[in-house]
RNA sequence: GCUGGCGUAGCUCAGUGGUAGAGCUGCUGAUUUGUAAUCAGUAGGUCGGAGGUUCGAAUCCUCUCGCCAGCU
Numbered sequence: 001g002c003u004g005g006c007g008u009a010g011c012u013c014a015g016u017g018g019u020a021g022a023g024c025u026g027c028u029g030a031u032u033u034g035u036a037a038u039c040a041g042u043a044g045g046u047c048g049g050a051g052g053u054u055c056g057a058a059u060c061c062u063c064u065c066g067c068c069a070g071c072u
Stems, first nucleotide, its partner, number of pairs: 001071007010024004018055001026042005048064005
């Protein structure tokens, strides 16, 4: 230099055009003499950034940033 993959909640990851979700973690409550475990509830997101297409974009297209891999 070229090619490909990944980027979504604090963490691990779903979601391939039509209201952004799950598990764990956190917080509150129940249970317990107390803790753990368990159960119930709850909070947490400019979907890496910019632009375009579309009635509508996390999703499709272009550019760009970061990480990983391959080729040279």
The prediction has a mean pLDDT of 83. The RNA shown here (transfer RNA) has 72 nucleotides and comes from a Candidatus Omnitrophota bacterium. It was read from a public genome assembly. Taxonomically the source falls in Candidatus Omnitrophota (Bacteria, Pseudomonadati). Rfam family: tRNA.